[in-house]
Parts: sequence; C1' cells; structure tokens
RNA sequence: GGGCGCUUAGCUCAGUGGGAGAGCACUUGCUUCACACGCAAGGGGUCGUUGGUUCAAUCCCAACAGCGCCCACCA
Repeated sequence: GGGCGCUUAGCUCAGUGGGAGAGCACUUGCUUCACACGCAAGGGGUCGUUGGUUCAAUCCCAACAGCGCCCACCA
C1' cells in the first nucleotide's frame, strides 16, 4: 500500500427499516447469626464520528477514526 471483517450497557454479545435488548456484573430488599447461593425489584445507552437515502436508520450508502485477520512491499 491492497483486500476482508468488526465497533450496540461496566464485560461478552443478540438485534439487518418502525418497541433498543439478553446473560454476567452493579444497587436495593427478602432469606441467614453472618457470608455465599437462591428469590424479587431497580439503575445504567448521544447504537464509534460526520454526512447522505428514506415518511422513518443500530439496520441501507459514503467518508473518516479505532481494532483484528490475510496478502504485497521492505535498504
């Protein structure tokens, strides 16, 4: 330098046009002498950034940024 993939909650991820979610973690309560386990409830998100398409974008398109893999180059 070229190609491909990924970016969504603290972490791991789902969601492929119209409601933003799951598990774990966190907080509170119940339970216990206490802790753990278990049960119940709850908080937490500018969906990487900008622009475009659309009545409507996490989702489609483009650019940029970051991360990863492969290839090429290398005095």
This is a predicted structure of a 75-nucleotide RNA (transfer RNA) from a Candidatus Omnitrophota bacterium. The coordinates come from a structure-prediction model, not an experiment, and the mean pLDDT is 83. The sequence is in RNAcentral, with records from ENA. Its Rfam family is "tRNA". From the family's description: Transfer RNA (tRNA) molecules are approximately 80 nucleotides in length. By type it is a transfer RNA.